[in-house]
RNA sequence: CGGUUCCGCCGGGCGAUCGCGUCGCAGGUCCGCCUGCGCCGAGGAAAGUCCGGGCUCCUUGGACACGCUGCCAGGUAACGCCUGGGCACGCCGCAAGGCGUGACGGACAGUGCCACAGAGAAUAGACCGCCUUCGCGCGAGCGGAGGUAAGGGUGAAACGGUGGGGUAAGAGCCCACCGCGCCACUGGCAACAGGGGCGGCACGGCAAACCCCAGCGGGAGCAAGGCCAAAUAGGCGGCGAGCAGCAGUCCUCUGUGAUCAAGACGCCGCGGGUUGGCUGCUAGAGCGUGCGGGCGACCGUACGCCGAGAGAAAUGAUCGUCCGACGCCGCAAGGUGUCGACAGAACCCGGCUUACAGGCGGGACCGAUGC
Numbered sequence: 001c002g003g004u005u006c007c008g009c010c011g012g013g014c015g016a017u018c019g020c021g022u023c024g025c026a027g028g029u030c031c032g033c034c035u036g037c038g039c040c041g042a043g044g045a046a047a048g049u050c051c052g053g054g055c056u057c058c059u060u061g062g063a064c065a066c067g068c069u070g071c072c073a074g075g076u077a078a079c080g081c082c083u084g085g086g087c088a089c090g091c092c093g094c095a096a097g098g099c100g101u102g103a104c105g106g107a108c109a110g111u112g113c114c115a116c117a118g119a120g121a122a123u124a125g126a127c128c129g130c131c132u133u134c135g136c137g138c139g140a141g142c143g144g145a146g147g148u149a150a151g152g153g154u155g156a157a158a159c160g161g162u163g164g165g166g167u168a169a170g171a172g173c174c175c176a177c178c179g180c181g182c183c184a185c186u187g188g189c190a191a192c193a194g195g196g197g198c199g200g201c202a203c204g205g206c207a208a209a210c211c212c213c214a215g216c217g218g219g220a221g222c223a224a225g226g227c228c229a230a231a232u233a234g235g236c237g238g239c240g241a242g243c244a245g246c247a248g249u250c251c252u253c254u255g256u257g258a259u260c261a262a263g264a265c266g267c268c269g270c271g272g273g274u275u276g277g278c279u280g281c282u283a284g285a286g287c288g289u290g291c292g293g294g295c296g297a298c299c300g301u302a303c304g305c306c307g308a309g310a311g312a313a314a315u316g317a318u319c320g321u322c323c324g325a326c327g328c329c330g331c332a333a334g335g336u337g338u339c340g341a342c343a344g345a346a347c348c349c350g351g352c353u354u355a356c357a358g359g360c361g362g363g364a365c366c367g368a369u370g371c
Stems, first nucleotide, its partner, number of pairs: 001367010012322007020041002023038006043342001047353002050351005055221004066217005071085005086104001087102006105212002110210002112206003127152002129148008160178006179201001180199004185194003225279004235270006245256004286305008323340007
């Protein structure tokens, strides 16, 4: 210098003008609002709403059921997240090693399943072949009985593998190594690893089949919830007014008029709480810097900071200049034009996942060149 890969960070900067929203102050007002000034005004994902919590209401408690999680240790408020480690697999590398991925508890607790093919699929299995023997045949060979899991063939998988001995042919039948199982030992908190002894092999796979073991989990969600409260109808309570009869031309109406209750009527109050208003509401598992602890996730501590709170809801535009990308012109210096990703708060946090133009920094490895 180039390449590969991993991790972290930023995600246009500055200035001017105009505009938008909440809040505060001042002024005006026809009480609808308007004007001026000031503070603040999206994100790394605000997104998907997939996990985990805070908060709130419902809820007497427990168990079962059901659901989720699942190597080990740690971090955390918690997690299906993160960190470190182990194991397995894959890729790169001569190697040392690096990177990535992980439904990675249990298959001697029990039940169950293993398609197709194949003779046989889990108390195995003689289809071909091999060996022994009997019979028939002149013979090649054919048939019967038995032995055999070494070879062939089927299959995802055939009841340990390789080599040697052995045998009629074979076979853990015997031996060495590897694998497997058991036992203790060493290292490690552990997962696990290492070497040793014993065992001739007994124990195939599937738990993303039921199941077993361990751990966790009540439900609904800020349209949660709390407070204040108009009108109408209905409910309850109180008060008021009214009524029979008689007379005047029947009714309407007018006059007189004893007493009680209910209904209807009017008024007032209570109650519940719809439209609406206030609250919840943004100072928090907060952010930054320094120091300390830790391999790390992270933790502790000192100092500093306040960074939207909102209603279907504002956060924008133009110009100049700089930065970046691309195009055109020019020998060049340079000029000129276009573009600047994904997206966007609505109770709040921690994660994961997904989208993303471009830029910056660092680690590891490889190659080339120079000293």
Background
The RNA shown here (Bacterial RNase P class A) has 371 nucleotides and comes from a Gemmatimonadota bacterium. Its Rfam family is "Bacterial RNase P class A". Rfam describes the family as follows. Ribonuclease P (RNase P) is a ubiquitous endoribonuclease, found in archaea, bacteria and eukarya as well as chloroplasts and mitochondria. Its family is annotated with tRNA processing, dimeric ribonuclease P complex and ribonuclease P activity in the Gene Ontology. The source organism's lineage runs through Bacteria, Pseudomonadati and Gemmatimonadota. The RNAcentral record of the sequence draws on ENA.